[in-house]
RNA sequence: GGGGCGUUAGCUCAGUUGGCUAGAGCGCUUGCUCGACACGCAAGAGGUCAGAGGUUCGAGUCCUCUACGCCCCA
Numbered sequence: 001g002g003g004g005c006g007u008u009a010g011c012u013c014a015g016u017u018g019g020c021u022a023g024a025g026c027g028c029u030u031g032c033u034c035g036a037c038a039c040g041c042a043a044g045a046g047g048u049c050a051g052a053g054g055u056u057c058g059a060g061u062c063c064u065c066u067a068c069g070c071c072c073c074a
Stems, first nucleotide, its partner, number of pairs: 001073007010026004019057001028044005050066005
């Protein structure tokens, strides 16, 4: 230098053919339970979907560029 894959909650990850409001597990907070803790139960908080632009009535999803990580070729 060329190419491929990935980037979504604090962590690990789903998200189908573009469709109404972005989810799960763990973790965190509060309450219940207990003599107390753990477990369990209930509720809750937490997101610029890596960044920018484009297409579209509508984008996490499609296209382009950029950044970062991993891999392959030279």

Predicted 3D model of a 74-nucleotide RNA (transfer RNA) from a Nitriliruptorales bacterium. Its Rfam family is "tRNA". Rfam classes the family as a transfer RNA. The prediction has a mean pLDDT of 80.